[in-house]
RNA sequence: UUGCAGAUCGCUCAGUUGGUAGAGCGUUCGACUGUCAAUCGAAAGGUCGCCGGUUCGAGUCCGGCUCCGCAAA
Repeated sequence: UUGCAGAUCGCUCAGUUGGUAGAGCGUUCGACUGUCAAUCGAAAGGUCGCCGGUUCGAGUCCGGCUCCGCAAA
């Protein structure tokens, strides 16, 4: 330099044909217990990497950029 794959709650990851963004772990609160742990219930936490475009509507489609990984030269 070129090609490919990726970027989504604190972490690891889903997200179908474009139609109100979810799970597990963690955190907080509650229940249970003599206490803790375990278990059970609930809640908080997201401008979906950035900037534009298409569309009635974009995490999803299109263009550019940034970062990480792999391959080739």
Molecule: transfer RNA
Organism: Myxococcales bacterium